[in-house]
Molecule: c-di-AMP riboswitch aptamer (ydaO/yuaA leader)
Organism: bacterium
RNA sequence: UCCAGAUCCACGCCUAAUCUCAAUGGUGAGAACGGGGAACCCAAGCAUUUGGGGCGCAUCGCCGGAUGGCGUAGGGCAACUCUUUCGGCCCGAGCCCGUCAGCUAACCUCGCAGGCGUCGAAGGAGAGAACCU
Numbered sequence: 001u002c003c004a005g006a007u008c009c010a011c012g013c014c015u016a017a018u019c020u021c022a023a024u025g026g027u028g029a030g031a032a033c034g035g036g037g038a039a040c041c042c043a044a045g046c047a048u049u050u051g052g053g054g055c056g057c058a059u060c061g062c063c064g065g066a067u068g069g070c071g072u073a074g075g076g077c078a079a080c081u082c083u084u085u086c087g088g089c090c091c092g093a094g095c096c097c098g099u100c101a102g103c104u105a106a107c108c109u110c111g112c113a114g115g116c117g118u119c120g121a122a123g124g125a126g127a128g129a130a131c132c133u
Base pairs, nucleotide, nucleotide: 011117012116013115014114018031019030020029021028022027033111034110035109036108037107042102051100052097053096054095055094060071061070062069063068074091075090076089077088080126081125082124083123084122085121086120087119
């Protein structure tokens, strides 16, 4: 000097997954955000073992004996925020309900975890700061 790793703090990213109060032994109650169930009407159609359904961007196609591979719908990528365009880089999983659920007001109910560390350029709109008068 360079590279990699660990710890702490700060700042950020994916995500609904953050904040407040109380408690401090177990934890509890709210707000914001998010999910599910649930009438009339509507769906005048569909489904019911080839079971059906939910969360999620994560669906589908082809190849393969399998692990998997190549693509793809779709999704993500900080230096004030939102948005558009171009290029680049990534993900394209997993889990749950348990024979049962279309939509759906009132109503009922649940979650608030986990995993990570930067992408460059151009345009538009907005916010804020500094300086001068």